[in-house]
RNA sequence: CAGGCCGGGUGACCGCGGGCCAUCCGUAAGGAGGGCUCGAGGAAAGUCCGGACACCACAGGGCAGGACGCUGGGAAGCUCCGAGGGCGACCUCGUGGCAACCCAGGCGGCGAAAGCCGACGGAAAGUGGAACAGAAAGGAGACCGCCGGUGGAGGGAAACCGAAGCCGGUAAGGGUGAAACGGUGGGGUAAGAGCCCACCAGCGGUCGUGGUGACACGGCCGGCUAGCUAAACCCCGUCCGGUGCAAGGCGAAGCAGGUCCCGUUGACGCGGCCCGCCGAGGGACCGGGUACGCCGCAAAGAGAGAUGGUCGCCCACGACAGAAUCCGGCUUACAGGCCUGCU
RNA sequence: GCCGGAGUAGCUCAGCUGGUAGAGCAGCUGAUUUGUAAUCAGCUGGUCGGGGGUUCGAUUCCCUUCUCCGGCU
Numbered sequence: 001c002a003g004g005c006c007g008g009g010u011g012a013c014c015g016c017g018g019g020c021c022a023u024c025c026g027u028a029a030g031g032a033g034g035g036c037u038c039g040a041g042g043a044a045a046g047u048c049c050g051g052a053c054a055c056c057a058c059a060g061g062g063c064a065g066g067a068c069g070c071u072g073g074g075a076a077g078c079u080c081c082g083a084g085g086g087c088g089a090c091c092u093c094g095u096g097g098c099a100a101c102c103c104a105g106g107c108g109g110c111g112a113a114a115g116c117c118g119a120c121g122g123a124a125a126g127u128g129g130a131a132c133a134g135a136a137a138g139g140a141g142a143c144c145g146c147c148g149g150u151g152g153a154g155g156g157a158a159a160c161c162g163a164a165g166c167c168g169g170u171a172a173g174g175g176u177g178a179a180a181c182g183g184u185g186g187g188g189u190a191a192g193a194g195c196c197c198a199c200c201a202g203c204g205g206u207c208g209u210g211g212u213g214a215c216a217c218g219g220c221c222g223g224c225u226a227g228c229u230a231a232a233c234c235c236c237g238u239c240c241g242g243u244g245c246a247a248g249g250c251g252a253a254g255c256a257g258g259u260c261c262c263g264u265u266g267a268c269g270c271g272g273c274c275c276g277c278c279g280a281g282g283g284a285c286c287g288g289g290u291a292c293g294c295c296g297c298a299a300a301g302a303g304a305g306a307u308g309g310u311c312g313c314c315c316a317c318g319a320c321a322g323a324a325u326c327c328g329g330c331u332u333a334c335a336g337g338c339c340u341g342c343u
Numbered sequence: 344g345c346c347g348g349a350g351u352a353g354c355u356c357a358g359c360u361g362g363u364a365g366a367g368c369a370g371c372u373g374a375u376u377u378g379u380a381a382u383c384a385g386c387u388g389g390u391c392g393g394g395g396g397u398u399c400g401a402u403u404c405c406c407u408u409c410u411c412c413g414g415c416u
Stems, first nucleotide, its partner, number of pairs: 001341006008314007016039006023032003041320001045331002048329005053244004060275004065240005070105005077098003081094005106120001107118004121235002126233002128229002143174002145170006154161002182200006201225001203222008248295004257286006269277001315318001344415007353368004362399001370386005392408005
């Protein structure tokens, strides 16, 4: 540094919640004691993803919106197509596709190394942004510098030297910046510059080799350089209907209606909009009543309420934390201990 | 339980198609007044809830976490 595991153990006694069994009392409703069995976690947590399930036309179409984005394999499950079975609901098999997430690899970044991290399609489609500083922030740019021309203050006996200013060339040097349009060397030039050349880095095309693939390596050709940002808009590809067990269904009890508005010219359902579907009630306010049971719901499981306590021994003192429809993940919290491999 | 929203100065809030964070009240100093209030002038005060990432640069964009608030029978 990486991976995996445990997260008090055991015995006795006393309790708590659920289920089942039989016994006794009782006409019944019910009551009493007894036996057997099950009873929190690696995260039950956060509710961050994905799904089952339920309802919303028959769950549909489009726009908008959202999520994801290297390669190979796996994955709770979902699904197109095909085949078979079943009266049917549906079930089985096969080739594909999608899927939270997991494993391995490629590429990039960090580290001395083991190793860690990556939201990793596209910037040579388009639009936008880059504060301050700086002359200039993208087919840019002359502030200082360098060079040429002009100029002529001034110096000098003369030859001549020559400041400021003006015009132009120049991206090699200085300076600013997170970032200034390949790097080094040579040639070249008035000074310079891929202007030319060699090597190196990098880009595009093509071919070969290795690999399932991402990709890597090498040869040839081209042009000499293509900057950053998409967790900015956007483009490309794939996927996504909404609401959530307080979903939803059944039963019981109780009450008193009133005003306004919308609606068969189609309300409500229906979600941000349109289409389409359905088809008779719907909404707001005031007033009145109730706030109970069962299913959904589980080999823990209700009622938001149980899953514990004492003593003995041992390890040597036990952290984070406790189900609420269920399952698969991710993330976060965690005393202490064990095992394996590596630097 | 399920769903949604908000954290910025002592308090109440702006700012969020990224570029040194502002306003009002409060506080401090000075002026004015016999003194106080009011008024005027000036000043102080910020880990933008915490951590990490993208980017040259994050209050703003993304992820994670903490706290608070609201709705649904």
Predicted 3D model of RNase P RNA and transfer RNA as a complex of 416 nucleotides. Rfam match: Bacterial RNase P class A. Rfam describes the family as follows. Ribonuclease P (RNase P) is a ubiquitous endoribonuclease, found in archaea, bacteria and eukarya as well as chloroplasts and mitochondria. The family's RNA type in Rfam is ribozyme.